[in-house]
RNA sequence: CGGACUGUAGUAUAACGGUAGUAUACACCCUUGGGGUGGGUGCGACCCGGGUUCAACUCCCGGCAGUCCGA
Numbered sequence: 001c002g003g004a005c006u007g008u009a010g011u012a013u014a015a016c017g018g019u020a021g022u023a024u025a026c027a028c029c030c031u032u033g034g035g036g037u038g039g040g041u042g043c044g045a046c047c048c049g050g051g052u053u054c055a056a057c058u059c060c061c062g063g064c065a066g067u068c069c070g071a
Stems, first nucleotide, its partner, number of pairs: 001070007010024004018054001026042005047063005
């Protein structure tokens, strides 16, 4: 310098263009004589900008970051 892939709660990971889920972590409660385990409730996210569309995590363009390949 060129190309490909990825980007979603603190962490990990889903989501045919139509309500952003799940696990774990965290907080509280129940369970126990106490702890652990278990159960319940809550909290918290779409990398950035633009475009298409009635509607975008999803499709398109540009940028940023990371990984890989080539030179």
Predicted 3D model of a 71-nucleotide RNA (transfer RNA) from a bacterium.
Rfam family: tRNA. From the family's description: Transfer RNA (tRNA) molecules are approximately 80 nucleotides in length. Its family is annotated with triplet codon-amino acid adaptor activity in the Gene Ontology.
Its mean pLDDT, the model's own confidence on a scale to 100, is 83.
The sequence was found in a public genome assembly.